[in-house]
RNA sequence: GAUAAUAGCAAACCUAUCGAAAGGUAGGGACGCAAAGCUAUAGGGCCUUUUGUACAUUGGUAUUAAUGGCAGCCUAGCCGCCGAA
Numbered sequence: 001g002a003u004a005a006u007a008g009c010a011a012a013c014c015u016a017u018c019g020a021a022a023g024g025u026a027g028g029g030a031c032g033c034a035a036a037g038c039u040a041u042a043g044g045g046c047c048u049u050u051u052g053u054a055c056a057u058u059g060g061u062a063u064u065a066a067u068g069g070c071a072g073c074c075u076a077g078c079c080g081c082c083g084a085a
C1' cells in the first nucleotide's frame, strides 16, 4: 500500500460433533479481508449465565461476577508474503 502478480483466509447459511449457553471444531459454502496470521494471562469493548442474588416453588422468571467466550469490534504486542510510483 496499485484497479499489479502470486499464494492465502472464509461471514451468513446447511450438515455432523463438543458445550448449560455464548461459542468452538470438521466438511460444504463465499459476505468480505493486506494481516480476516498469533496473543483473551496486555488494555478497553461486546456476548453468554453452569454460578451468585431476588421472586417463585419443581425446575420457571428477572438480574448478575466471569475463572466461560469473541483476534471478522478498537488499541497494543509478536511474527510474516509480494511490491509499482
Base pairs, nucleotide, nucleotide: 001082008033009032013028014027015026016025017024018023031072037078038077039076042075043074044073045070046069047068052063053062054061055060